[in-house]
RNA sequence: GGUGGAGUAGCCUAGUGGCCAAGGCACCUGGCUUACAACCAGACAAUCGUAGGUUCGAGUCCUACCUCCACUA
Repeated sequence: GGUGGAGUAGCCUAGUGGCCAAGGCACCUGGCUUACAACCAGACAAUCGUAGGUUCGAGUCCUACCUCCACUA
């Protein structure tokens, strides 16, 4: 350089154009306990890598760029 894949909360992972983006862990609050852990309940947290485009509607489709991974030269 070429080809392919990936990028979604602090971390992991779902989301096949109809969605105020789902779940788990962690953190926070409360309950339980002498206390801690475990357990139970609740709350918080992602404008979906960036910028455009298509569409009534985009995390999803298209284009360019950025980062990472694999293969190849």
This is a predicted structure of a 73-nucleotide RNA (transfer RNA) from marine bacterium AO1-C. Its Rfam family is "tRNA". Rfam's curators write: Transfer RNA (tRNA) molecules are approximately 80 nucleotides in length. Lineage of the source: Bacteria > Pseudomonadati > Bacteroidota > Cytophagia > Cytophagaceae.